This is a predicted structure of a 77-nucleotide RNA (transfer RNA) from a Candidatus Limnocylindrales bacterium. The sequence was found in a public genome assembly. Its Rfam family is "tRNA". It is annotated as a transfer RNA. The organism belongs to Candidatus Limnocylindrales, within Bacteria. The prediction has a mean pLDDT of 80.
RNA sequence: AGGCGCGUAGCUCAAUUUGGCAGAGCUCUGGUCUCCAAAACCAGUGGUUGUCGGUUCGAGUCCGGCCGCGCCUGCCA
Numbered sequence: 001a002g003g004c005g006c007g008u009a010g011c012u013c014a015a016u017u018u019g020g021c022a023g024a025g026c027u028c029u030g031g032u033c034u035c036c037a038a039a040a041c042c043a044g045u046g047g048u049u050g051u052c053g054g055u056u057c058g059a060g061u062c063c064g065g066c067c068g069c070g071c072c073u074g075c076c077a
Base pairs, nucleotide, nucleotide: 001073002072003071004070005069006068007067010026011025012024013023020057028044029043030042031041032040050066051065052064053063054062
C1' cells in the first nucleotide's frame, strides 16, 4: 500500500437472511430478607447503534467517505 472482517448500554452479546417500537445476561442503584453482609427475590437506572453523508414513508440493518481494531497479501530497510 491492497484485500477481507468487525465497531450496538460500564462488560459480553442479540436485534428475522437489504429495513418496521433498540433488547438480554452480568454490572450498578433502590427495596425485601438478615444482627450486619453475602446469596436469593422484586423494581429501577443505563444508548449520538464508531463518525459524517446518501437512499427510503421508515436505517443498528442498504450505499459512499473517514476513524479505530483484527486477519491476510505485498513493498522498503